Background:
A computed fold for a 79-nucleotide RNA from a Desulfobacteraceae bacterium, annotated as c-di-GMP-I riboswitch aptamer.
RNA sequence: UUCAGAUAAAGCCAAACCCAUUGUGAAGUGGGGACGGAAAGCCACGGGUCUUAAAAAUUAAGAUAGCCGGGUUGCCUAC
Numbered sequence: 001u002u003c004a005g006a007u008a009a010a011g012c013c014a015a016a017c018c019c020a021u022u023g024u025g026a027a028g029u030g031g032g033g034a035c036g037g038a039a040a041g042c043c044a045c046g047g048g049u050c051u052u053a054a055a056a057a058u059u060a061a062g063a064u065a066g067c068c069g070g071g072u073u074g075c076c077u078a079c
Base pairs, nucleotide, nucleotide: 004077005076012037013036017032018031019030020029021028022027035066041072042071043070045069046068047067048064049063050062051061052060053059054058
């Protein structure tokens, strides 16, 4: 350095739900709260799911990174 992930150590994040707030909406943000997570750090590139608009076929624009894959950065070191 790469790989790996322990009854190690220091820590980190934070589901559902509640309150406030933004948005047509999916959902986001802040506070509380912990289901869980070895990247549950970041990225919408591919797929999936969800939302909105259009008569339909379908198309476009959004959301989801804690749906999967991928890219990229990082703490520790028992075996």